Notes: Model confidence (mean pLDDT): 81 of 100. The RNA shown here (Lysine riboswitch aptamer) has 164 nucleotides and comes from a sheep gut metagenome. The sequence is in RNAcentral, with records from MGnify.

Order: sequence, then structure tokens, then C1' cells
RNA sequence: GGUAGAGGUGCAUUGAUUAUGAGUAGCUUUUCGGACAUGUCGGGCAUGGAUGAAGAUAAGCAAAAGGAUGAGAUGCCGAAAUCGUGUAUCGCCUUGAAGAUGCAUGGUUGGUUCGGAGGUUAACAGCCGCCUGACUGUCAUCAAAGUAUUGAUGGAGCGCUACC
Repeated sequence: GGUAGAGGUGCAUUGAUUAUGAGUAGCUUUUCGGACAUGUCGGGCAUGGAUGAAGAUAAGCAAAAGGAUGAGAUGCCGAAAUCGUGUAUCGCCUUGAAGAUGCAUGGUUGGUUCGGAGGUUAACAGCCGCCUGACUGUCAUCAAAGUAUUGAUGGAGCGCUACC
């Protein structure tokens, strides 16, 4: 340097089904109300509005997306996740702001998990990062045993094991 592997509630993608979202948004009608409202925010522009906007009441009809569940299938073991920077696209236009997706690049994290406070979200579900803890794999050092194990301490996947 190459090839092949291991860690297990292992990782990721897709996804049947099911619940939630929600009797919510929205539409129609009634009454009150009386000038704004919508297109992510700001600016512009456009559309609707005294033939009645926003908002509220009553009645009728009545969703969807994201997230969750995860039968099954696929790809794998920096699997993958996350943060920063740069860049492209997106929603009427726009120097700007925020968000989503992709690409490039640098950093961090061995893996799983309980709990805590925080962020996100309709949500007490889930996800995200941080902080202890527990379990577990791997290597190094030390000690014991005389077995291929046990214990203690420490490190990190740019690692570890086997073969060439």
C1' cells in the first nucleotide's frame, strides 16, 4: 500500500400499514365589526377589499404537509451524524434577513442507552447538540492468573484484527 473482516437495541435509504395533525386550516351562509389583508420577513410590485378587509360569533361541509410507527427490501461498518465556510437552486421581483435542498471543503463524534437543562415542533411523540452516569467493542500500559481470562488506568475510527 492492497484485500477481507469485527463491534450490535450497529448505521443509513426506501417503505406496506396505522395513529396524530384535527373537527384544525380552508370554503359557504348568518350576526357583530369598520379598513386593512395576502404572496416567509423588510422594500417593491401584484391581487382582494365600503357591492364591507382584518378579527370575532353561530351553523354546515371538511383536508393536507412535515414529523411519528415500521411489515418488507436495499446499501453498508466514518457505517453515519453534526457544526463552520464557500457556492448553486427554491418560493412574483429584490442589494438584504431567515429557512429548505444539493455540491465542495475543514473540524468534532468508537457504539448504544437512562436522566438533566436547552433548541425545534401542534405535541408531554420524535429529532438536535451539550452535561454527568451505565453498558459495550478496540488498542496501549500495569498487575494477577497460567490462561487466552480478570481487574485498574488511559487513548481514539486518519483506529483495530487477519492475510498478501